The prediction has a mean pLDDT of 82. Transfer RNA from a Candidatus Saccharimonadota bacterium, 73 nucleotides, folded computationally. The source organism's lineage runs through Bacteria, Bacteria candidate phyla and Candidatus Saccharimonadota. It matches the Rfam family "tRNA". Rfam's curators write: Transfer RNA (tRNA) molecules are approximately 80 nucleotides in length. The sequence was found in a public genome assembly.
Parts: sequence; structure tokens; C1' cells
RNA sequence: GCCGUGAUAGCUCAGCUGGUAGAGCAGCCGCCUUGUAAGCGGCAGGUCGUCGGUUCAAGUCCGACUCGCGGCU
Repeated sequence: GCCGUGAUAGCUCAGCUGGUAGAGCAGCCGCCUUGUAAGCGGCAGGUCGUCGGUUCAAGUCCGACUCGCGGCU
């Protein structure tokens, strides 16, 4: 230098053929318990890596770039 792949909540990851962004764990509150843990219910938490483009509408499609991983030279 070229090719592939990944980047979404604090962490691990879903998100199908473009149509209101989700789960588990962690956090907070409550229930339960003599108490703690466990269990149950609820709440909060997001510039979807960055910048542009297409579209009525983009996490999703297109381009460039950044970073991680793998491969080729």
C1' cells in the first nucleotide's frame, strides 16, 4: 500500500428486506427477609466511531476518514 471484518447504554452483545433503538449483567428505588445475599417489580442510562451523500424517512444504503482485529504484498 491492497483486501476482508468490527465500532450501538458503564460492560457483553442483538437490531432481519430502511419506518418510534433493545436484551442480559452492572447502577438506583421498591417488595420480600429478623438482617444480608438470592428472587420479584419498577426507574434511569444512547450524538448508533467521525464527516458528508441518497431518501419523505438511515444503526441499516453509498463515499471519505479514524481506531481495533485478520489476511496479502